[in-house]
This is a predicted structure of a 389-nucleotide RNA (Bacterial RNase P class A) from a Gemmatimonadaceae bacterium.
The coordinates come from a structure-prediction model, not an experiment, and the mean pLDDT is 76.
The organism belongs to Gemmatimonadaceae, within Bacteria.

RNA sequence: GUUGCCAACCGGGCGGUCGCGACUCGCGCUCGCGCGAUUCGAGGAAAGUCCGGGCUCCAUUGGGCACGCUGCCAGGUAACGCCUGGGCGUUGCCGGUUCACGCCGCGCGACGACGGACAGUGCCACAGAAAACACACCGCCAACGGCUCGCUCGCGCGAGUGCGGGCAAGGGUGAAAAGGUGAGGUAAGAGCUCACCGCGCAGCCGGCAACGGCGGCGGCAGGGUAAACCCCAGCGGGAGCAAGGCCAAAUAGGCAGCGAGAGGUGCCCACCUCGACCAAGACGCUGCGGGUAGGCUGCUGGAGGGCGCGGGUGACCGCGCUCCGAGAGGAAUGACUGCCGGGACGGCUCGCCGUCCUACAGAACCCGGCUUACAGGUUGGCGACCGAA
Numbered sequence: 001g002u003u004g005c006c007a008a009c010c011g012g013g014c015g016g017u018c019g020c021g022a023c024u025c026g027c028g029c030u031c032g033c034g035c036g037a038u039u040c041g042a043g044g045a046a047a048g049u050c051c052g053g054g055c056u057c058c059a060u061u062g063g064g065c066a067c068g069c070u071g072c073c074a075g076g077u078a079a080c081g082c083c084u085g086g087g088c089g090u091u092g093c094c095g096g097u098u099c100a101c102g103c104c105g106c107g108c109g110a111c112g113a114c115g116g117a118c119a120g121u122g123c124c125a126c127a128g129a130a131a132a133c134a135c136a137c138c139g140c141c142a143a144c145g146g147c148u149c150g151c152u153c154g155c156g157c158g159a160g161u162g163c164g165g166g167c168a169a170g171g172g173u174g175a176a177a178a179g180g181u182g183a184g185g186u187a188a189g190a191g192c193u194c195a196c197c198g199c200g201c202a203g204c205c206g207g208c209a210a211c212g213g214c215g216g217c218g219g220c221a222g223g224g225u226a227a228a229c230c231c232c233a234g235c236g237g238g239a240g241c242a243a244g245g246c247c248a249a250a251u252a253g254g255c256a257g258c259g260a261g262a263g264g265u266g267c268c269c270a271c272c273u274c275g276a277c278c279a280a281g282a283c284g285c286u287g288c289g290g291g292u293a294g295g296c297u298g299c300u301g302g303a304g305g306g307c308g309c310g311g312g313u314g315a316c317c318g319c320g321c322u323c324c325g326a327g328a329g330g331a332a333u334g335a336c337u338g339c340c341g342g343g344a345c346g347g348c349u350c351g352c353c354g355u356c357c358u359a360c361a362g363a364a365c366c367c368g369g370c371u372u373a374c375a376g377g378u379u380g381g382c383g384a385c386c387g388a389a
Stems, first nucleotide, its partner, number of pairs: 001385010012340007020041003024037006043360001047371002050369005055240004067236005072086005087114001088112006094105004115231002120229002122225003137171002139167003144164002146161006179197006198220001199218003203214004244297004254288006261274005304323008341358008
C1' cells in the first nucleotide's frame, strides 16, 4: 500500500432569497388577531412498538392456586428477554503432530431457548425384523439335543444336516438400533477378558460459581424428544399522557328554596271553568351540584450531554468543573439557488474537464435496550498478500 473481518464514530459545510412553528419584546387596533425584531426549531435510527423502567390513576392484610414470561455461572443496572466477563458445547481458519484417520493448542474468530428425559404421561412419519420393561431379515455357528450316513462286538468316534438351539461380529433400514479402536478369546460370537479413549460413582485439589484437574473404583448403567404436556427455580396486580389534576359555558336533565293564580266570555263591575289555601305535578325566578364543549396544566432540567481525575479486565461506578439542546394542538422544522465538499464512471495534453450520485428517514409524556432501514466516509485492532529500509 491492497484486501478481508471485527469494533467505535460521522452521516454534508458556509451563504443568499422566499416561507413555516414557538418563547420573549415592541407597535397597532375592530381585543384576539395583525405587523416588526431577537433567539430557538428532529434522529442515529425520531421507525417497528418487541422487551424493561420512571411517572400517573385504580386495586391491594398475608399466603396459595391458576395464567404468562425467563432459564450455564458471576457481575453491571432503576430494571430487563439488555450489556460485560467467565464456563461448556458445536463449528470455520491457522499452527503442531501423524503414512493417514484423528488428536492437541494460556492460537484467532463465529454460533448456541445452554435447568431437568430413573417424578409421571404422550409422541417417534417413511423405511426397517425390531422405534423400546429392545430386536433378529440377510447372515455366522456343528459346542449341546435331535435326525441321516459310515466305522466299531460295544462304550463310542467321524462326516453331514441349521430341525431344536446358540450369537449379535459383518451386511441391510433409518435422523436415531445396548459405547469406540486394537489385542486376546470362542463352535461362532460377545466388556467375555485386557490396554487406551468414553461413561458412571465417591474422594482430593483449584475456582465465589458454572466448571476444570488428578489419581482411584465400577466392565457399564440403556434410545430420542421438554421450541410436547409436565417438573424445578426465579420474576410478574391492571390500565395508560386519550394517564391524571384544575377552571368551566350554552342546552337538556338532577336537587333545594321562593312565588299564587291561569284560561274563556264581556267595555268595566261581574259571570263560567280549572286550580291553590292537604300532597304531588306543571309553570316562573333564584341558588347548588355532576358532566359535556372549551381553556389551563401534566410538558420536558433529565437514571441528561461534554471534559478531566480516580476505581474496575470489562459492562459500569464515584468525584469535580461546565453546558442547556423542540415541547405542540393531528402536529412547524420547507423550497429555490450560489460557492465549496465527498464518491462513482469516462476522456485525455496526467492534473484538469465532463456526466451522474449525495442515503435511510420525520419528535407527540420521558428514559434504557433490542431489531430493522441506510448514498457515502473516518478512526482503531487483527489476519493474508505485495513492496521498501